[in-house]
RNA sequence: UGGCACCGCGCGGGAGAGCGUGACCCGGUCCUUUGAGGGCCGGCGAGCCGCCGAAGGAGCAACCACCCCGGAAUCUCUCAGGCACAAGGGACCGCGCGGGGCUG
Numbered sequence: 001u002g003g004c005a006c007c008g009c010g011c012g013g014g015a016g017a018g019c020g021u022g023a024c025c026c027g028g029u030c031c032u033u034u035g036a037g038g039g040c041c042g043g044c045g046a047g048c049c050g051c052c053g054a055a056g057g058a059g060c061a062a063c064c065a066c067c068c069c070g071g072a073a074u075c076u077c078u079c080a081g082g083c084a085c086a087a088g089g090g091a092c093c094g095c096g097c098g099g100g101g102c103u104g
Stems, first nucleotide, its partner, number of pairs: 001104004006099008018049001020048002025043007050083003056079001057077003063071002
């Protein structure tokens, strides 16, 4: 000083799936009234049904390794997470910076 892969940080890109149903509660309004309550609109939203897969997690595999124990995906499962817009999250990709390693 160049290259390669790894780790961290920053920036950019980044998919999929119901605007499903809807208790309790809150607000507004109208009706009624002995009392109690009822209708409509809006908000929040548990539960239920349906669905997604790219945080994480789990399972198997090509393959790797092998004395033993094993490792392993963007596949599979959906525990978790997510399903209007927005926000957030987001495997993975690109660029930059830093760290140590290998190598010319």
Overview
Glycine riboswitch aptamer from Sphingomonas ginsenosidivorax, 104 nucleotides, folded computationally. It matches the Rfam family "Glycine riboswitch aptamer". Rfam describes the family as follows. This family represents the bacterial glycine riboswitch. Model confidence (mean pLDDT): 82 of 100.